[in-house]
RNA sequence: AGACAAUCGCGGCUGCCUUUCGGGGCAGGUGAGGAAAGUCCGGGCUCCAUAGGGCAGUGUGCUGGAUAACGUCCAGCGAGGGCGACCUUAGGGAAAGUGCUAUAGAGAUUUAGACCGCCGGCGGCGUGCCGCAGGCAAGGGUGGAAAGGUGCGGCAAGAGCGCACCAGCAGGCAGGUGACUGUCUGGCUAGGCAAACCCCACACGGAGCAAGGCUGAAUAGGGAAGGCAUGAUGCGGCCCGCGGACCUUCCGGGUUAAGCCGCUUGAGGCGUCGGGCAACUGGCGUCCUAGAUAAAUGAUUGUCGCCGCUUUUCGGAGCGGAACAGAACUCGGCUUAUUGAU
RNA sequence: UCCCCGAUAGUUCAGUCGGUAGAACGGUGGACUGUUAAUCCAUAUGUCGCAGGUUCGAGUCCCGCUCGGGGAGCCA
Numbered sequence: 001a002g003a004c005a006a007u008c009g010c011g012g013c014u015g016c017c018u019u020u021c022g023g024g025g026c027a028g029g030u031g032a033g034g035a036a037a038g039u040c041c042g043g044g045c046u047c048c049a050u051a052g053g054g055c056a057g058u059g060u061g062c063u064g065g066a067u068a069a070c071g072u073c074c075a076g077c078g079a080g081g082g083c084g085a086c087c088u089u090a091g092g093g094a095a096a097g098u099g100c101u102a103u104a105g106a107g108a109u110u111u112a113g114a115c116c117g118c119c120g121g122c123g124g125c126g127u128g129c130c131g132c133a134g135g136c137a138a139g140g141g142u143g144g145a146a147a148g149g150u151g152c153g154g155c156a157a158g159a160g161c162g163c164a165c166c167a168g169c170a171g172g173c174a175g176g177u178g179a180c181u182g183u184c185u186g187g188c189u190a191g192g193c194a195a196a197c198c199c200c201a202c203a204c205g206g207a208g209c210a211a212g213g214c215u216g217a218a219u220a221g222g223g224a225a226g227g228c229a230u231g232a233u234g235c236g237g238c239c240c241g242c243g244g245a246c247c248u249u250c251c252g253g254g255u256u257a258a259g260c261c262g263c264u265u266g267a268g269g270c271g272u273c274g275g276g277c278a279a280c281u282g283g284c285g286u287c288c289u290a291g292a293u294a295a296a297u298g299a300u301u302g303u304c305g306c307c308g309c310u311u312u313u314c315g316g317a318g319c320g321g322a323a324c325a326g327a328a329c330u331c332g333g334c335u336u337a338u339u340g341a342u
Numbered sequence: 343u344c345c346c347c348g349a350u351a352g353u354u355c356a357g358u359c360g361g362u363a364g365a366a367c368g369g370u371g372g373a374c375u376g377u378u379a380a381u382c383c384a385u386a387u388g389u390c391g392c393a394g395g396u397u398c399g400a401g402u403c404c405c406g407c408u409c410g411g412g413g414a415g416c417c418a
Stems, first nucleotide, its partner, number of pairs: 002304007010031002013028006033324001037335002040333005045208004052240004057204005062076005077091001078089004092199002097197002099193003115140002117136003121132005148166006167189001169186007212261004222251006234242002253417003268287008306321006343414007352367004361398001369385005391407002394404002
């Protein structure tokens, strides 16, 4: 998320008039949204024990704050991206355990793994090849991932084998409320997946306005089967606990969204002065702003505004267009749909 | 208004703990038959409703949409 005016029409409300008490007429005032949507989260409200205990289950998941509450919002931290201003981010634990890791590959998770390759030894001959028993994870190759990375030394060749830096782990110190950051020391290393089971921390009772309460109408206040004080039923599941007489299914009947309350004043809107980086919040003033029930909120015309096209004597003129959609107890969010502008 | 469920081949449905998707019927071609049906043999079938994410890898797990289906009134 067009504005104003006029005319006609529709639904509530208020006042007056009228009535055959069913209603009708006149006047005034009022009448959709930013998403009213999806029903995805979280509150209020109502009923069920004043909503109780345990297990199971479900959800959330860096830190601090906001809030009635949240899976929302704000400010930070870490990570990723960008030359940069800045942007994005469902981000606890893989060193408690279990599981998965297809295909490819020699080898896929614990003393891992010799396919090509490198190295020295022994033997053979056709003298640079073959064979045998070994050493090696540096290079090649496979893969999403090959058991820390780069460099120097070292070695027959190699290797955290030694050293320096970097990543990661553990501990100390300093800063910060904290996530974390900086620095020092140590042993040299431990793959990935938890939007797999799981572990840890925190939170959660269930149902929903067809909640629930009152009044009325009508009928056959009916029949059959089953359960039941050895506890029906209710409190979502199970066990306790509370409570204590009906309940379930099928057949048949009546009323057909019967009427009223709940129902719209609310964590409300606007303005202003303070607090806070911000989300948000405190004081004061002011305003009342849909409550329909198969469902009203619409149409036409005029003027102006917006957008597009054409035209222009640059003042303007003509023509066309304006989306998504539609309250139903209510509020805070999220998500989705969509016009125009920035 | 509220609650619940589903979407996989042309149709009806499977798909377990994530490893590259099947069955039956139907379709097409062939055999058999004078021809058709039945029978036998062979064969093609797919944006797993759409989009994004997690993962090496998604029909499957997570999130957001779209479409379809079902149920719930009161009295006694």
Two RNAs folded together computationally: RNase P RNA and transfer RNA, 418 nucleotides in total. Rfam match: Bacterial RNase P class A. The family's RNA type in Rfam is ribozyme. From the family's description: Ribonuclease P (RNase P) is a ubiquitous endoribonuclease, found in archaea, bacteria and eukarya as well as chloroplasts and mitochondria.